[in-house]
Context: one part of a larger RNA
RNA sequence: UGACGGGGGCCCGCACAUGCGGAGGAGCAUGUGGUUUAAUUCGAUGAUACGCGAGGAACCUUACCUGGGCUUGAAAGUUAGUGACCGGUUCUGAAAGGAACUUUUCCGCAAGGACACGAAACUAGGUGCUGCAUGGCUGUCGUCAGCUCGUGCCGUGAGGUGUUGGGUUAAGUCCCGCAACGAGCGCAACCCCUACCAUUAGUUACCAGCGAGUUAUGUCGGGAACUCUAAUGGAACUGCCCGUGCAAACGGUGAGGAAGGUGGGGACGACGUCAAGUCAUCACGGCCCUUACGUCCAGGGCUACACACGUGCUACAAUGGUCGGUACAACGGGCAGCUACACAGCAAUGUGAUGCUAAUCUCUAAAAACCGAUCUCAGUUCGGAUUGAAGUCUGCAACUCGACUUCAUGAAGCUGGAUUCGCUAGUAAUCGCGCAUCAGCAAUGGCGCGGUGAAUACGUUCCCGGGCCUUGUACA
Numbered sequence: 001u002g003a004c005g006g007g008g009g010c011c012c013g014c015a016c017a018u019g020c021g022g023a024g025g026a027g028c029a030u031g032u033g034g035u036u037u038a039a040u041u042c043g044a045u046g047a048u049a050c051g052c053g054a055g056g057a058a059c060c061u062u063a064c065c066u067g068g069g070c071u072u073g074a075a076a077g078u079u080a081g082u083g084a085c086c087g088g089u090u091c092u093g094a095a096a097g098g099a100a101c102u103u104u105u106c107c108g109c110a111a112g113g114a115c116a117c118g119a120a121a122c123u124a125g126g127u128g129c130u131g132c133a134u135g136g137c138u139g140u141c142g143u144c145a146g147c148u149c150g151u152g153c154c155g156u157g158a159g160g161u162g163u164u165g166g167g168u169u170a171a172g173u174c175c176c177g178c179a180a181c182g183a184g185c186g187c188a189a190c191c192c193c194u195a196c197c198a199u200u201a202g203u204u205a206c207c208a209g210c211g212a213g214u215u216a217u218g219u220c221g222g223g224a225a226c227u228c229u230a231a232u233g234g235a236a237c238u239g240c241c242c243g244u245g246c247a248a249a250c251g252g253u254g255a256g257g258a259a260g261g262u263g264g265g266g267a268c269g270a271c272g273u274c275a276a277g278u279c280a281u282c283a284c285g286g287c288c289c290u291u292a293c294g295u296c297c298a299g300g301g302c303u304a305c306a307c308a309c310g311u312g313c314u315a316c317a318a319u320g321g322u323c324g325g326u327a328c329a330a331c332g333g334g335c336a337g338c339u340a341c342a343c344a345g346c347a348a349u350g351u352g353a354u355g356c357u358a359a360u361c362u363c364u365a366a367a368a369a370c371c372g373a374u375c376u377c378a379g380u381u382c383g384g385a386u387u388g389a390a391g392u393c394u395g396c397a398a399c400u401c402g403a404c405u406u407c408a409u410g411a412a413g414c415u416g417g418a419u420u421c422g423c424u425a426g427u428a429a430u431c432g433c434g435c436a437u438c439a440g441c442a443a444u445g446g447c448g449c450g451g452u453g454a455a456u457a458c459g460u461u462c463c464c465g466g467g468c469c470u471u472g473u474a475c476a
Stems, first nucleotide, its partner, number of pairs: 001476002003473003007470007015460002019423005026314008034305002042053002064300007077122003081117003087102006105114003125289002128287003134283002136278003139274001141272001146185006152161003165176003191266004196234007206223002210221003237260001240254001241252004316416001320375007332363003337356002341352004382413001387408007429452007
C1' cells in the first nucleotide's frame, strides 16, 4: 500500500422487512448428470453451466457409429496433353460409384481463347490437440462510483497528498474548507422510443360540415377541420413562489403545466478481477494425421432410460367448466408468398376463384371482458396424461423419429416438507396476438406487441452484495 476480520462508524440495493404471485408434491415438455449403447458427436459446470452454443437433429444438417467407395482428392489456382462438354440409352449397385453404347464442339484470318477430361508436380484438406501460446467477441463484480495522471509539496524509501474533512446528491453530483493547483477515463448530458403542442405535407390513412348513393359500408363528388402518418421545431430549467440553509441543496396536498424535480423506457458498461468462457462462428502460433484424424455415400445415432437435478407448460376447479350471442388492440409478416369469397368435409384440410410486390389486398378470429343458459362441490360436465381406431398436410421418404384433426379411452392430481425464486406501477398477476429460424415441426422455448390491471414498503436490528472513512493483523 492492499486484502481480510463472527472490529467500529456512515450509506445504498426487491438485500431483509411489508405485500402479491410462484418453484419444491402431480402429469407432460425441455436441458443436464448418471447409466446404457456400435454410436448415444462436441462444448458450457457455484454465483457467472443446466428451454445454454441450437433463431428450429426424419434425409440433409452431422462433427458420432456400422458398412460400401476415392487417394492431387469434395472445392480453388498454375504448368504441359487430349477434344469435346452437355444430352440420351442399357447393365450393375442400398447409394456413392462402376461398365458399355450413342450424339457431338464454339469464338477467331491466325496466334490463341472458352469449356471439359484425365496424368504428374507444386499447392490441398482436418469440427484433430492446446482458450494455460493468442487475436477478436462475451459473461461477471456492476450502470457499482469509482480508477488514474501532470506539476508542486511531504517522506531516506515503499509511498502519501490531490481523491481526506463538513454538508449534499442517483452519482468523485455539487458547495464550503484544506499544500495543493489543474487534467483525463468513468457519472450526467449530447442519440433513439414514449407522454403534450405547433408548423409543413394529405395518399393507400381520415370524414366535421356540404352534396350524391346504398339493405348496408368514406362507397362516390369533395374537404384539410379531426384521427393518423412522418419530417422539422417548441416544451421542464428547481425557471417562479414560500420555508430551512453561508452555499450547494432539501422540504411544500404551492402555482402554472400534457409532463416536476433524472417525467417513463432503451442504447451506452471506467481502470481492472475471475490464467472466467470460446482453437466447434471466424482468425492465428506451436504440435499431430496425409490410401487417413482427409473425402463421398447408404443406414443408424444425436430422440436410448432402474434413476437424480435445473428451467418451464397444464392442472388440481364455481373469482370456475361447457354452450350460444355481443364488443374493443398493438407490434409485425407476405410473390416458389399471404390469400378474400364460394363450395365439399364434423374437422384437420381440399377444390375453384379473387385481390395484393401492400397505410390500398391479405394473414386478422384478438382473448380475457360483457350478456344469457346450464353444471352444484363430485376425482365431477374438474383435469387432461396414456392408449386404440380412422384420417389430413409437408416432404424422394414420417418404422426408428413430424405436426395437426375426429371418434373412443379418461392416468396422476383435491394447493404441495425442509427449503427457495420473482416483482415497487401501467410494475406484479392475468389474457391473447405477431415475428425470427423454417418444406414440415416436436415452440409449452426465445424476442417483441398490446388488453385487463392490483397489494405493500413501519423501517434498516438481522441475512446477502456493494461504496466511503477508520482500526487490528503471525496474510501478500
Small-subunit ribosomal RNA, 3' major domain from a metagenome, 476 nucleotides, folded computationally. The full RNA is in RNAcentral, with records from SILVA. Rfam family: Bacterial small subunit ribosomal RNA.